[in-house]
Context: one part of a larger RNA
RNA sequence: CUGGGCGUAAAGGGCGUGUAGGCGGUUUGCCAAGUCUGACUUUAAAGACCGAAGCUCAACUUCGGGAAUGGGUUGGAGACUGGCAGACUAGACGGAUGGAGAGGUCACUGGAAUUCCUGGUGUAGCGGUGGAAUGCGUAGAUACCAGGAGGAACACCAACGGCGAAGGCAGGUGACUGGACAUUUAGUGACGCUGAGGCGCGAAAGUGUGGGGAGCAAACCGGAUUAGAUACCCGGGUAGUCCACACCCUAAACGAUGUACGUUGGCUAGGCGCAGGAUGCUGUGGUUGGCGAAGUUAACACGAUAAACGUACCGCCUGGGAAGUACGGCCGCAAGGUUGAAACUC
Repeated sequence: CUGGGCGUAAAGGGCGUGUAGGCGGUUUGCCAAGUCUGACUUUAAAGACCGAAGCUCAACUUCGGGAAUGGGUUGGAGACUGGCAGACUAGACGGAUGGAGAGGUCACUGGAAUUCCUGGUGUAGCGGUGGAAUGCGUAGAUACCAGGAGGAACACCAACGGCGAAGGCAGGUGACUGGACAUUUAGUGACGCUGAGGCGCGAAAGUGUGGGGAGCAAACCGGAUUAGAUACCCGGGUAGUCCACACCCUAAACGAUGUACGUUGGCUAGGCGCAGGAUGCUGUGGUUGGCGAAGUUAACACGAUAAACGUACCGCCUGGGAAGUACGGCCGCAAGGUUGAAACUC
């Protein structure tokens, strides 16, 4: 090297974009690098294999023969792969028209609620729990009414719904902007698929600087509970949660299921289009679910959104622990991240 795998047993990279590389539609001609084939040559001897012979046999030795594999030179074949030249339109891109959507960024803006402040009414409790207490309240609380301030999140609509590559995205309006889809079709003419490195994005927590701070709330302080209670419950409460810019780069980053393409019975529901038609009917294209034929699977289950049947490319696995640790490298302000062992042990 040749193997078997990756939903749950070890194993799909968090996601995209794309470099090298790998792989790649139909057709004509040429070349002959790969490929196939003939000849010659080389691949020392010994050994190995086959057949003989010599030691009384054998081991051993000697003689003869045949290879195998790789390399070189040269003649030929031309299907397939490749190269060059030409053509094509089924892949891909594109033109026109159109509707859907919490896709993104920025600005402006609305109402409900919590808290606080001011004024009014009003009086002894409020709050909290399993029960309490700490706490708040006669310096007038809780409750109710009116006004004001400020921050954060957006009830109903709302869905088994939609959008996005993933993370994720939800009050309203506007500006700018990405993608997907349908119908139709000028145009280009394989421009494609995947993608080691690279580059970009990447929840929450955390970090830096400057703002902001209503509610909530690590740490912390009280009250309880308890044998104890560094907890669960209660009263407080700071970072943080919010904004801007810059870092961090992790996750049960999950569908625990890489991306792309092709092939393969059905039934049913939702959402978005298109066509026909009598508006809930039929057909059709994306899409989101449920059930299931065949098939697959160790089973569970999957089943046209495959874990079926195939192809291309990438990533990853190879007994448990030690260990995602140590050392070194790279990255980071730090926290730490990434790459990633061994001794020993079962």
A computed fold for a 346-nucleotide part of an RNA from Deinococcus detaillensis, annotated as small-subunit ribosomal RNA, central domain. Lineage of the source: Bacteria > Deinococcota > Deinococci > Deinococcales > Deinococcus. Its mean pLDDT, the model's own confidence on a scale to 100, is 89.